c-di-GMP-I riboswitch aptamer from Solirubrobacter deserti, 84 nucleotides, folded computationally.
[in-house]
């Protein structure tokens, strides 16, 4: 620096669910709880995409503007062991 998650090793994480707080709300936090994840670390000001929320219009649909989700995709940066 490259490969690799074949067999290991010591390990992390924490899905739905349910309690309790925020928060219009999508959805966060804390605990309990494991379906799963070789990055299920970080990065939403890298690019799509799902979702809420406001305005506009009598209603869908469109338009604009705010948020959200990194366990939705591709991307970036960073890690632990092996191997080489």
């Nucleotide at each position: 620096g490259g490969u690799g998650u074949c067999a290991a090793a010591a390990g992390g994480c924490a899905a739905a669910u349910c309690g309790c707080c925020c928060g219009c709300g999508a959805g966060g936090g804390c605990g309990a709880g494991a379906c799963g994840c070789a990055a299920a670390g970080c990065c939403a000001u890298c690019g799509g995409g799902g979702c809420u929320c406001c305005a506009g219009c009598g209603g869908a649909u469109c338009u604009g503007g705010a948020g959200u989700c990194g366990g939705c995709c591709g991307g970036g940066c960073u890690g632990c062991c092996a191997c080489u």
Its Rfam family is "c-di-GMP-I riboswitch aptamer". Rfam links the family to the GO term cyclic-di-GMP binding. From the family's description: GEMM was predicted in a large-scale screen for bacterial structured RNA regulatory elements. The coordinates come from a structure-prediction model, not an experiment, and the mean pLDDT is 82.